[in-house]
Context: one part of a larger RNA
RNA sequence: GAUGAACGCUAGCGAUAGGCUUAACACAUGCAAGUCGAGGGGUAACAGGGUAGUAAUAUUGCUGACGACCGGCGAAUGGGUGAGUAACGCGUAUGUAAUCUGCCCACAACUUGGGAAUAGCCCUGAAGAAAUUCGGAUUAAUGCCCAAUAGUACAAAGAUGCUGCAUGGUAUUUUUGUUAAAGAUUAAUUGGUUGUGGAUGAGCGUGCGUUCCAUUAGGUAGUUGGUGUGGGUAAUAGCUCACCAAGCCGACGAUGGAUAGGGGGACUGAGAGGUCGACCCCCCACACUGGUACUGAGACACGGACCAGACUCCUACGGGAGGCAGCAGUGAGGAAUAUUGGUCAAUGGACGAAAGUCUGAACCAGCCAAAUCGCGUGAAGGAAGAAGGUAUUAUGUAUUGUAAACUUCUUUUGUAAGGGAGUAAAAUGCGUUAUUCAUAGCGUACUGAAAGUACCUUACGAAUAAGUAUCGGCUAAUUCCGUGCCAGCAGCCGCGGUAAUACGGAAGAUGCAAGCGUUAUCC
Numbered sequence: 001g002a003u004g005a006a007c008g009c010u011a012g013c014g015a016u017a018g019g020c021u022u023a024a025c026a027c028a029u030g031c032a033a034g035u036c037g038a039g040g041g042g043u044a045a046c047a048g049g050g051u052a053g054u055a056a057u058a059u060u061g062c063u064g065a066c067g068a069c070c071g072g073c074g075a076a077u078g079g080g081u082g083a084g085u086a087a088c089g090c091g092u093a094u095g096u097a098a099u100c101u102g103c104c105c106a107c108a109a110c111u112u113g114g115g116a117a118u119a120g121c122c123c124u125g126a127a128g129a130a131a132u133u134c135g136g137a138u139u140a141a142u143g144c145c146c147a148a149u150a151g152u153a154c155a156a157a158g159a160u161g162c163u164g165c166a167u168g169g170u171a172u173u174u175u176u177g178u179u180a181a182a183g184a185u186u187a188a189u190u191g192g193u194u195g196u197g198g199a200u201g202a203g204c205g206u207g208c209g210u211u212c213c214a215u216u217a218g219g220u221a222g223u224u225g226g227u228g229u230g231g232g233u234a235a236u237a238g239c240u241c242a243c244c245a246a247g248c249c250g251a252c253g254a255u256g257g258a259u260a261g262g263g264g265g266a267c268u269g270a271g272a273g274g275u276c277g278a279c280c281c282c283c284c285a286c287a288c289u290g291g292u293a294c295u296g297a298g299a300c301a302c303g304g305a306c307c308a309g310a311c312u313c314c315u316a317c318g319g320g321a322g323g324c325a326g327c328a329g330u331g332a333g334g335a336a337u338a339u340u341g342g343u344c345a346a347u348g349g350a351c352g353a354a355a356g357u358c359u360g361a362a363c364c365a366g367c368c369a370a371a372u373c374g375c376g377u378g379a380a381g382g383a384a385g386a387a388g389g390u391a392u393u394a395u396g397u398a399u400u401g402u403a404a405a406c407u408u409c410u411u412u413u414g415u416a417a418g419g420g421a422g423u424a425a426a427a428u429g430c431g432u433u434a435u436u437c438a439u440a441g442c443g444u445a446c447u448g449a450a451a452g453u454a455c456c457u458u459a460c461g462a463a464u465a466a467g468u469a470u471c472g473g474c475u476a477a478u479u480c481c482g483u484g485c486c487a488g489c490a491g492c493c494g495c496g497g498u499a500a501u502a503c504g505g506a507a508g509a510u511g512c513a514a515g516c517g518u519u520a521u522c523c
Base pairs, nucleotide, nucleotide: 001522002521003520005519006518007517008516009515012375013374014373015372016371018368019367020333025331026330027329029328030327031326034073035072036071039070040069042066043065046064047063048062049060050059051058052057080286081285082284089210090209091208092207093206094205095204096203099202100201104198105197106196107195108194109193110192111191112147113146114145115144122136123135125134126133127132153178154177155176156175157174158173159172160171161170162169163168183190184189185188211258212257213256218249219248220247223246224245225244226243227242228241230240231239261283262282263281264280265276266275267274268273288309289308290307291306292305311322312321313320314319339365341364342363343362347361348359349358350357351356378409379408380407381406388400389399390398391397392396414460415459416458417457418456419455423450428445429444430443431442432441433440434439467512468511469510470509471508472493473492474491478507479506480505481504482503488495489494
């Protein structure tokens, strides 16, 4: 000098940023991922209409809408944590002629014909304590299946040209074979299928760099390499398998052990370096512990599935349910770390044609001197140098000290009253103009959590606001009293045994200041 700090004493305000470093310990409760009726059968609730009835009421998907259900997209993002990992994990450079890529953009072509089911509803069906499961009948789709058509797609076999650092790549072409589609509505759009290119994202390979221990010296059998119209992957590869060979790594530190997420960066230092990796950004890993795959463009998936385990809960003992390292919050641990808050107004995300819905992302507010910065606690005058305190050579003098009183002034701050934002740009609705629907322009209407906050004006009145540590030397600042190697102090040197500037008190002084000091850690 620094800190995600803690502790002691003290405390007026604001702005900005920060806040479980320990038990990746266990978690009550609520919320954190939904959306689409312009895909579908439909109608549980609400509202409207119709029908019957004098009425009560009944009934009707007819309309707005819409619970559950089928279907689509999303749920692989966002958010959390740092346990594991010394590794192509990360950083940097590079390769992919060994690869994939939903939504998005551009271009080309197409969108024909049929079929079988199933959820829901119904059977006030059956089993069960429950979770839930089973049966019958019946029905739809942008769900599923079959067929048609199709090439610059895919597969196999050839031909010709061009070309690369190697395996090879690419263009043209011949033959044969294989694979598509879905509709919706407000009739103008939108969606669907195939292919090519792009964009974005990702996978994989490689060079170099990346902590300590040799009181760790040998390690390794899918181990190292090869062959295989074996398998597997989007793709290369012992990734896996069969066979063959005996290799491969190692004092340039293998193997083993310990510790640890990595980087941009942060602190310190003149620098070189040393230490750290909280907050913010990028990458990685993990989601009660271990394992496994399914779905999907993408996961081996935090708020999905299955199995095993530990733990907690329910149970009619037969069997079931759960996973806060999301936001709050609770217990425990600890020196120690906050509210079971508000809003989707803005930014961003998911879905939707849109209106819109959802969003503990985000934006805000609350708590905490835990940090940095800013402001204030008054200003000018004022000597009877007041009183009181303290010291003293004691009718005196010194000091506290222009300090106070007193006079004049100011009003930041505070209190009260009044006014009162920007953040809102748009999207969207309506009207209108251009053109040709779309699209663009113009006008208009609507939308603010924070918040009646920030800020502004007026009134009042010095009014509401100072502590803390030190004073032997290092080190700025000294005297008196008490104590008497006691009580005590102390970072180091060292003080204290009767005149202690070093202990305790007082007066004074010095430093810093809404903080000051101590402890811990790093330079």
Description: A computed fold for a 523-nucleotide part of an RNA from an uncultured Bacteroidales bacterium, annotated as small-subunit ribosomal RNA, 5' domain. Rfam family: Bacterial small subunit ribosomal RNA. Rfam links the family to the GO terms ribosome and structural constituent of ribosome. Its mean pLDDT, the model's own confidence on a scale to 100, is 84.